[in-house]
RNA sequence: AGUUGACUAGACAGUCGCUGCGAAUUUUUUUGAGUUCGAUCGAGAGUGUAUUUGAAAUUUCGUAGAGGAAAGUCCGGGCUCCAUAGGGUAGAGUGCCAGGUAACGCCUGGGGGGCGAGAGUCCACGGAAAGUGCCGCAGAGAGAAGACCGCCAAUGAUCUAGUUCCGAUCAGGUAAGGGUGAAAGGGUGCGGUAAGAGCGCACCGCGCUGUUGGUAACAACAGUGGCAGGGUAAACCCCACUCGGAGCAAGACCAAAUAGGUCUCCUUGACGUUGCCCGCGUUGGAGACGGGUAGGUCGCUAGAGGCAUGCGGUGACGUUUGCCCCAGAUGAAUGACUGUCCACGACAGAACCCGGCUUAUCGGUUGACUCUU
RNA sequence: GCGAGAUAGCUCAGGCGGUCAGAGCGUCGGAUUCAUAACCCGGAGGUCGAGAGUUCGAGUCUCUCUCUCGC
Numbered sequence: 001a002g003u004u005g006a007c008u009a010g011a012c013a014g015u016c017g018c019u020g021c022g023a024a025u026u027u028u029u030u031u032g033a034g035u036u037c038g039a040u041c042g043a044g045a046g047u048g049u050a051u052u053u054g055a056a057a058u059u060u061c062g063u064a065g066a067g068g069a070a071a072g073u074c075c076g077g078g079c080u081c082c083a084u085a086g087g088g089u090a091g092a093g094u095g096c097c098a099g100g101u102a103a104c105g106c107c108u109g110g111g112g113g114g115c116g117a118g119a120g121u122c123c124a125c126g127g128a129a130a131g132u133g134c135c136g137c138a139g140a141g142a143g144a145a146g147a148c149c150g151c152c153a154a155u156g157a158u159c160u161a162g163u164u165c166c167g168a169u170c171a172g173g174u175a176a177g178g179g180u181g182a183a184a185g186g187g188u189g190c191g192g193u194a195a196g197a198g199c200g201c202a203c204c205g206c207g208c209u210g211u212u213g214g215u216a217a218c219a220a221c222a223g224u225g226g227c228a229g230g231g232u233a234a235a236c237c238c239c240a241c242u243c244g245g246a247g248c249a250a251g252a253c254c255a256a257a258u259a260g261g262u263c264u265c266c267u268u269g270a271c272g273u274u275g276c277c278c279g280c281g282u283u284g285g286a287g288a289c290g291g292g293u294a295g296g297u298c299g300c301u302a303g304a305g306g307c308a309u310g311c312g313g314u315g316a317c318g319u320u321u322g323c324c325c326c327a328g329a330u331g332a333a334u335g336a337c338u339g340u341c342c343a344c345g346a347c348a349g350a351a352c353c354c355g356g357c358u359u360a361u362c363g364g365u366u367g368a369c370u371c372u373u
Numbered sequence: 374g375c376g377a378g379a380u381a382g383c384u385c386a387g388g389c390g391g392u393c394a395g396a397g398c399g400u401c402g403g404a405u406u407c408a409u410a411a412c413c414c415g416g417a418g419g420u421c422g423a424g425a426g427u428u429c430g431a432g433u434c435u436c437u438c439u440c441u442c443g444c
Base pairs, nucleotide, nucleotide: 001370002369003368004367005366006365007364008363010341011340012339013338014337015336016335018065019064020063021062022061023060024059026057027056028055029054067347071358072357074356075355076354077353078352079247080246081245082244091243092242093241094240095239096110097109098108099107100106111125112123113122114121115120126238127237131236132235133232134231135230148178149177150174151173152172155171156170157169158168159167186204187203188202189201190200191199205227206225207224208223209222210221211220212219213218251298252297253296254295261289262288263287264286265285266284269283270282271281272280273279305324306323307322308321310319311318312317342345374444375443376442377441378440379439382398383397384396385395391429400416401415402414403413422438423437424436425435426434
């Protein structure tokens, strides 16, 4: 001068508050039991006193009280309800290999490729020879590609000419060179040729086959093929693998008033059914039950938990032993003020809970490593 | 907790990536009229919310962020 990992997130003291939990105090209230008194005995009801349990409130004391991202809601899981025999299809997602994990699109290790002098870092990194589509403009040609300029005069024809050479034109050959474009398809060199061309050869690249190493991705080596039809799959698609849906406003329990519902009873009220009675129906009155709203309680924080330690593993991680309990609100707390000190304090506030990723962030401490002097 | 969107001053198009950045209203200039409006002609006005990536090429495809709206 850099690379990479971990930790921390103003400190101390005082005063006043807020939320949860625990204890005490006082008061109110509920339920149950016993005793006493009154009442003619019992049941039952009422009153007073004492005690126990539960609930609420006042006051006091103690104790705990936001994060590394609590955020974005981008993934994965737990939990809850609904659906579900099994299979296929559709749809969505992922995509080198192996491992870790409850699971993942995350992490670790390895392979390949890009960047860097290096430590390191970045990569949606399967298939383009299963098929289809697209490749604007420019350009001759954008696909089993293509003669515009150029190159050639070996071959054929024509012109000139008595004939031949030379020359010219046409047919033709040619992917070396120019030009167009993001892209024209193996590269460089030598030979070769009329000029050229993997046409031949050497090296490099690539394909195929085999051997060796590796769990594998892959690598190395040997042989072989003259090269094999460009790009695009974050275009459709193919292949392999994964995925049921909704979400704590999930869901469970208790449960008022009013209005529906069901059932029972009354009817000595009214109406209808026949003129009357019974019965029946509608209506009326009373009671019970059930669903369910307001409201309340649970779900709610002891967990894939944390810290330390030993062991296994390169590592992610797994595991042994010991210790610890660390917010749980529901108009929603975690704050305000004062004093002292310093480096003068960033981003930012839990709401069912975890594992990740991403984004924001003043600084400070520390481990490992690289380069230059 | 779940879903949708962002393109000119305003309201909106933009199909399978190129031919493509458009329409209406508004605004500016001209013409018309005695003058104004309407009608007619012409013009200007955009980092397509921001930043990356894929691709030869991105308003369009993918990812991250910001803002707005709805349940």
Molecule: RNase P RNA; transfer RNA
Organism: marine eukaryotic metagenome